[in-house]
Context: one part of a larger RNA
C1' cells in the first nucleotide's frame, strides 16, 4: 500500500461502481423460448352482406345456408429452440496464450453472381366412431390439406469413372480446359393490371417474398504442428493399439480413429511414468524497476448442465430449461404404473464469520419468429437491499472577553485549563421540508404528405420502464444532522484519582507487588473523519 472481505462501535445525503468467495448441497411457487394464417386443413365466437324459411297486416323477432371481415383453441409445416444466460465439479491438456500451416475440411441464415421453378401420385395429424387405463397417456376403424412425403421429366451445372492438352508445387498432388459415359433438383404464397381468352375460377403480364442447382464471397467452426506459462525424485523406470508399415471400414476432413495381418518397436535425468493442487488468458494488487502474489466484477477461450452412459434430429449439440437406458433423492397413485431435476432471474431450507427484491418495463440497446403490424426476451435497461468500496458535500459562516457557568488541576482570598468555545449580535440557505415548472435518452419502426419509372431521400405526426425522478425557479427557517480509536518507546498525544504481580493490557520490548504519563475512570490533549477500529489475507 491493497481487498467481492468480516466482527466491534458509530452513521446525515449524492454519484458511479460491488454483492453467496462456503454445500457442482436440497429445493415449494412464479416466469426465463418462442413465432409465422402472406405454408396447410379443422374448430369455436362475432361483425357486415346477400338468399330461404317460420310468426306478424306491416316494421321487426328468429332460425338456416353461402361469402366477405375481426378474434379465439388444438394440429400439420417452416425457422428458431446449438445464441443469450449460469457455473468453474473436472482438466497439467494442443485445455489456454502466442505464431503458422490444411495441397486433409465443413459451414443454415446473410452479400454477389448464372440457371431453372415442368407435370403426376397416394398417405398422415386434427376431426368423427369405438375399445382401454386412477392417471401419464395407449389401440384400431373412418374422412381430409399442405411449402409436409415420394415416384416422373428437364440439367446451365455438380459427383463418380476413363482420357486428350497446360499451368503451378509440398512427397501423397493442385488450378484451368476439352471429350465420353453414370448419377441427381424444385412448391408455392401473396399485392397490382391494359388488351386478349374464359360463364365463373382463372389463364395472360409484372413485383415482392419463397423453393431447386451451382460458383464465389462474408462469417462460424473443425483438425495438426512450433514455443511459452504450478509443486513433487521420500514417484526412476514407463509403455502391447503400446511405436511403425501394408489393406480395408470410418469421419466433413488427416491419423491406431477402428480393424486384420506384419515388423519391435516409442518415451525417460532437458525429468518419462506416478503423486498433489489447479479451469487458462487479457489483466489486477504490489513494488523504483526486476520480480513477488492472485484470476471477482467486464472481454476472449474452455469444461460442465442430479450421477454415469448412449444414441437422434439438425448446416451446427458438453443438446442447462430435448429423448432413451441405468443408480442415488423426491412427490403422485386406485400399488398395477407414472413425474421431476434453479451452476437461468427472484426466492426457500441447510451450511458458513459472511453476501441483496418471490420489483418495473420492453421506451432504448441486442436476438429469434414475422411481408409487415406486432408477438416474445428474468438477455438488456432501470428500480429496491446492503457505509462493501472509490469519490463529492454537509452537520453552518463572521463578529464576539464579564475571558461567564459548570468541570478539571494547583503552590487554594486566588490562579490555571477548557476557551472565542457558549451566550448573544449579524449572515448565508448546501443538503432536508413545503410551492411551481420539468427533462435529454427517441429514432433508420409506424401512420400521412411531398418527390419518384420503383427504391432511396426529405417533412409532419406517433411511441419513456426509469419518472414528476434528474435539473431549474420560489419560500420559511440554524432550525433536522458526530463519532472512533490513541495519548511508555517504535508513534502524533499528560495530569488526577482508584488498583495494589491483584483485576488487567500487550504488535515487539514490556507495564502492574501502594506515590502506575503503560490496568480502570475522569479532565485534557493526539489521529483521522461519516466513518473509526479489530481480525484474515497477499505484496
Nucleotide at each position: 500500500a491493497a481487498c467481492g472481505a468480516a466482527c466491534g462501535c458509530u452513521g446525515g445525503c449524492g454519484g458511479c461502481g460491488u454483492g453467496g468467495a462456503u454445500a457442482a448441497g436440497a429445493c415449494a411457487u412464479g416466469c426465463a423460448a418462442g413465432u409465422c394464417g402472406a405454408a396447410c386443413g379443422c374448430u369455436g365466437a362475432u361483425u357486415c352482406a346477400a338468399g330461404g324459411g317460420u310468426a306478424g297486416c306491416a316494421a321487426u323477432a328468429u332460425u338456416c345456408u353461402u361469402g366477405a371481415g375481426u378474434u379465439g383453441g388444438a394440429g400439420u409445416g417452416g425457422c428458431g429452440a446449438a445464441a443469450g444466460g449460469g457455473u468453474g465439479c473436472g482438466u497439467a491438456a494442443c485445455a489456454c496464450g502466442u505464431g503458422g500451416g490444411c495441397a486433409a475440411u465443413c459451414u443454415g441464415c446473410c452479400g454477389u453472381g448464372a440457371a431453372g421453378u415442368u407435370g403426376g401420385g397416394g398417405a398422415u395429424a386434427a376431426c368423427u366412431c369405438g375399445c382401454u387405463g386412477a392417471a401419464a397417456g395407449g389401440c384400431g376403424a373412418g374422412c381430409u390439406a399442405a411449402u409436409a412425403c415420394c415416384g416422373a421429366a428437364u440439367a446451365c451445372g455438380a459427383c463418380u469413372u476413363u482420357u486428350g492438352g497446360g499451368a503451378g508445387g509440398c512427397a501423397u498432388c493442385u488450378c484451368c480446359u476439352g471429350a465420353a459415359a453414370u448419377u441427381c433438383a424444385a412448391a408455392g404464397u401473396u399485392g397490382g393490371g391494359g388488351a386478349c381468352c374464359g360463364u365463373a375460377a382463372g389463364g395472360c403480364c409484372u413485383g415482392a417474398c419463397g423453393c431447386u442447382u451451382c460458383a464465389u464471397g462474408a462469417u462460424g467452426a473443425g483438425c495438426c504442428c512450433g514455443c511459452g506459462g504450478c509443486c513433487u525424485a521420500u514417484c526412476a523406470g514407463c509403455u502391447a493399439g503400446u511405436u511403425g508399415g501394408u489393406g480395408a471400414g470410418g469421419u466433413a476432413a488427416c491419423g491406431g480413429c477402428u480393424c486384420a495381418c506384419c515388423a519391435a518397436g516409442g518415451c525417460u535425468a532437458a525429468g518419462a511414468c506416478g503423486g498433489g493442487u489447479a479451469g487458462c488468458u487479457g489483466g489486477u494488487c504490489u513494488g523504483a524497476g526486476a520480480g513477488g502474489a492472485c484470476g471477482a466484477u467486464c472481454a476472449g477461450c474452455c469444461a460442465c448442465a442430479u450421477u454415469g452412459g448412449g444414441a437422434c434430429u439438425g448446416a451446427g449439440a458438453u443438446a442447462c430449461g430435448g429423448c432413451c437406458c441405468a443408480g442415488a433423492c423426491u412427490c403422485c397413485u386406485a400399488c398395477g404404473g407414472g413425474a421431476g431435476g434453479c451452476a437461468g432471474c427472484a426466492g426457500u431450507g441447510a451450511g458458513g464469520a459472511a453476501u441483496a427484491u418471490u420489483g418495473c418495463u420492453c421506451a432504448a440497446u441486442g436476438g429469434g419468429g414475422g411481408a409487415a403490424a406486432c408477438c416474445c426476451u428474468g438477455a438488456a435497461g432501470c428500480a429496491g437491499c446492503a457505509a462493501c468500496g472509490c469519490c463529492g458535500c454537509g452537520u453552518a459562516a463572521a463578529g464576539g472577553a464579564u475571558g461567564a457557568a459548570g468541570g478539571c488541576g494547583c503552590u487554594u482570598u486566588g490562579c490555571g485549563u477548557u476557551g472565542u468555545a457558549a451566550a448573544c449580535u449579524u449572515u448565508u440557505g448546501u443538503g432536508g421540508u413545503c410551492g411551481g415548472g420539468g427533462a435529454c435518452a427517441a429514432a433508420u419502426u409506424g401512420u400521412g404528405g411531398g418527390u419518384u419509372a420503383c427504391u432511396a431521400c426529405c417533412c409532419a405526426c406517433u411511441u419513456g420502464a426509469u419518472g414528476g425522478u434528474a435539473c431549474c425557479c420560489g419560500a420559511a427557517a440554524a432550525g433536522u444532522a458526530a463519532g472512533g480509536a490513541u495519548c511508555g518507546g517504535c508513534u502524533a498525544a499528560c495530569u488526577a484519582c482508584g488498583u495494589g504481580c491483584c483485576a488487567g493490557c500487550a504488535g515487539c520490548c514490556g507495564c502492574g507487588g501502594u506515590a502506575a504519563u503503560a490496568c480502570g475512570u475522569a479532565g485534557g490533549a493526539u489521529c483521522c473523519g461519516a466513518g473509526c477500529g479489530u481480525u484474515g489475507u497477499c505484496c

About this RNA:
Model confidence (mean pLDDT): 80 of 100. The part of an RNA shown here (small-subunit ribosomal RNA, 5' domain) has 539 nucleotides and comes from an uncultured bacterium. RNAcentral holds the full RNA, with entries from ENA and SILVA. It matches the Rfam family "Bacterial small subunit ribosomal RNA".